[in-house]
RNA sequence: AGCCGAGUUUCGUCAUGCGACGAAAGCGGGGGAACCGAAUUUUGGGGUGAAUUUUGAGUGUGCUGCAAGCCACUUGAAUAGGGCGACCUUGACGUGCCCGAAUCCGUCAGCUAACCUCGUAGGCGUAAACGUCAGG
Numbered sequence: 001a002g003c004c005g006a007g008u009u010u011c012g013u014c015a016u017g018c019g020a021c022g023a024a025a026g027c028g029g030g031g032g033a034a035c036c037g038a039a040u041u042u043u044g045g046g047g048u049g050a051a052u053u054u055u056g057a058g059u060g061u062g063c064u065g066c067a068a069g070c071c072a073c074u075u076g077a078a079u080a081g082g083g084c085g086a087c088c089u090u091g092a093c094g095u096g097c098c099c100g101a102a103u104c105c106g107u108c109a110g111c112u113a114a115c116c117u118c119g120u121a122g123g124c125g126u127a128a129a130c131g132u133c134a135g136g
Base pairs, nucleotide, nucleotide: 002124003123004122008025009024010023011022012021013020014019026120027119028118029117030116031115036110044108045105046104047103048102053078054077055076056075057074058073059072060071062070063069081099082098083097084096088136089135090134091133092132093131094130
């Protein structure tokens, strides 16, 4: 330069500092009929998100007295899935690199018109770089 992400823009008031409050527009999420679908509600269940699933090793005054197994944590290898590659953009092919988390609700929610309601953050990063093909 830009990138992930919904997380941007405008107006007003107050500040005089890079902000606070409020209102809009845009974008995003949740709840919520009929019809349809589904029954399985402690083996709890559900939401945001790409972030699910399988397996190896280690630790534990855990579960029960031992074994085996289970649970929690740590750490590897994979994986559904997701992102990037430099004028912008669409698609395809082959590859390279990266992610594959976290958190919320609180016993409760299928879809869902009207309607109701919430969010508008945070993080990375700037002169090195993935190539090819067909378009705009």
Molecule: c-di-AMP riboswitch aptamer (ydaO/yuaA leader)
Organism: uncultured Paenibacillus sp.